[in-house]
Context: one part of a larger RNA
Molecule: small-subunit ribosomal RNA, central domain
Organism: uncultured bacterium
């Protein structure tokens, strides 16, 4: 260096964007660094093949070929790759139109529940559990009726359905803003793919500094259960859940299955263009785009995947090498800390 693999045995980077780098469409003119070749020089000699001959054979020696797989000069080919020119529309992006959406941001705002608080009615219990007690209430509680203030999620619809790179996103409405399909085929004309380093998002927790706090609720206290009971039930109840700005950067961040293309029967449901059809129904048919179910070859160690492959191939990243030790020790870098990233070894089996 070549050879294995990563859905679930050990192995997809959480997730995008992007520098080097790596790879790259169709016709075409020219160069010839790569590539192929003719020929020259070189490439010591012993070794080593092969032939032939010499010690009485071998070893061992001598002759003549081969070989040294390379490196230079010089001569030529131009398919492939490559440099430079031209041209080209199929891949990429522009554009017009059109259409969906819980994509982002901020502001208003609406109603139902729930806590309080004020005032009426009213009277002895409420609550809570396996059953109970702790706790509320004669200082008027729980119920129930008007009225007021206050925080946080937004029932039905709602779906196997939308939407976004992913984390994620659900009341109305409005302003602002990003992506995506679909038609048409005017426009640019290879502007293209992945991507180490690097950058930026990134669920919950948790931290900082101020705020706010209805309900829930680690922590803690009580009440129970229990041989115990630092639980599991029950009554409390603080952080915190919420906002802002700041940091933190982890996950069973999961489809456990990177990303980009091209190919390779079918069925059938569902969102969301467009094109036709007609017996005018939101009924058929037909494309494209997403999302589900089944399943043909075909893969697979089974399970099962099966046009949204785990199937057939190409490019480029990332990771894997036995179980524990160890998502660790030491160092480095980040971090306000919690902790994170990387990341071994002795020892054992």
């Nucleotide at each position: 260096c070549u050879g294995g693999g990563c859905g679930u045995a050990a192995a997809g980077g959480g997730u995008c964007c992007g520098c080097a780098g790596g790879g790259g469409g169709c016709c075409u003119g020219c160069c010839a660094a790569g590539u192929c070749u003719g020929u020259c020089g070189u490439g010591a000699a012993a070794u080593c093949c092969c032939g032939g001959g010499g010690c009485u054979c071998a070893a061992c020696c001598c002759c003549g070929g081969g070989u040294c797989u390379g490196c230079g000069g010089u001569g030529g080919a131009a398919a492939c790759a490559g440099g430079c020119g031209g041209g080209c529309u199929a891949g990429a992006g522009u554009g017009u139109g059109u259409g969906a959406g819980g994509g982002g941001u901020a502001g208003a705002c609406g109603g139902a529940a729930c806590a309080c608080c004020u005032g009426g009615u009213g009277u002895a219990g409420c609550g809570g559990u396996g059953g109970a007690a702790u706790g509320c209430g004669u200082g008027g509680a729980u119920a129930u009726c008007a009225g007021g203030u206050g925080g946080a999620a937004c029932a039905c619809c709602g779906a196997u359905g939308g939407c976004g790179a992913a984390g994620g996103c659900g009341g109305u409405c409005u302003a602002c803003u990003g992506g995506c399909a679909c038609a048409c085929a005017a426009c640019u004309g290879a502007c293209c793919c992945u991507c180490a380093g690097g950058g930026a998002c990134g669920a919950a927790a948790g931290c900082g500094u101020g705020g706010g706090u209805a309900g829930c609720a680690a922590a803690c206290a009580g009440a129970a259960u229990u041989a115990g009971a630092u639980a599991c039930c029950c009554u409390g109840g603080u952080a915190g859940u919420c906002c802002a700005c700041g940091c933190u950067g982890u996950a069973a961040a999961c489809g456990u299955u990177g990303a980009g293309a091209a190919c390779u029967a079918g069925a059938u449901a569902u969102g969301g263009u467009g094109g036709g059809g007609c017996u005018g129904g939101c009924c058929c048919c037909c494309u494209c785009c997403g999302u589900g179910u089944c399943c043909a070859a075909g893969c697979a160690a089974a399970c099962g995947c099966g046009a949204u492959a785990a199937g057939u191939u190409c490019u480029c990243c990332g990771c894997c090498u036995g179980g524990g030790g160890a998502c660790u020790a030491c160092g480095g870098c980040c971090g306000c800390a919690a902790g994170g990233c990387u990341a071994a070894a002795a020892c054992u089996c």